The RNA shown here (c-di-AMP riboswitch aptamer (ydaO/yuaA leader)) has 138 nucleotides and comes from an Acidobacteriota bacterium.
[in-house]
RNA sequence: ACCCUGUAAACGUCGAGCCUCCUGCAAAAGCAGGGGGGCGGGGGACCCAAGUCCCGGGGCGUAUCGGCAGCGUUUGGCCGUAGGGUACUUUUCAGCCCGAGCCCGUCAGCUAACCUCGCAGACGAAUUGAGAAGCCGC
Numbered sequence: 001a002c003c004c005u006g007u008a009a010a011c012g013u014c015g016a017g018c019c020u021c022c023u024g025c026a027a028a029a030g031c032a033g034g035g036g037g038g039c040g041g042g043g044g045a046c047c048c049a050a051g052u053c054c055c056g057g058g059g060c061g062u063a064u065c066g067g068c069a070g071c072g073u074u075u076g077g078c079c080g081u082a083g084g085g086u087a088c089u090u091u092u093c094a095g096c097c098c099g100a101g102c103c104c105g106u107c108a109g110c111u112a113a114c115c116u117c118g119c120a121g122a123c124g125a126a127u128u129g130a131g132a133a134g135c136c137g138c
Base pairs, nucleotide, nucleotide: 011124012123013122014121018037019036020035021034022033023032024031025030038119039118040117041116042115043114048109056107057104058103059102060101065080066079067078068077083098084097085096086095088134089133090132091131092130093129094128
């Protein structure tokens, strides 16, 4: 000097998953409980919509659909695709990625009032660029 791994801080990414006050414990960091604000989800009238199908139906989420192969003894793959992400915001073009998982339990269309739930988790080694417009700073 280079490479790999781990830790801490800072800066960031996906996502609703944030801000603040009070009380208790604590040396502190922080943890627990409660309050306020904010963001997100579900249920829930009239009107409207809606015939039924048991092979039930439905919700969160970008994560839907199709083809090929393979298995029957664990086959879990490959190629696409609706859609989604990519560092101030929008948009155009291109590059690189994702295209999962979980929950309710026979029950739920929309839906004012109203009722109710969540505020997690997982990551990045110099962070993909270019054009236009905007915003901020100088």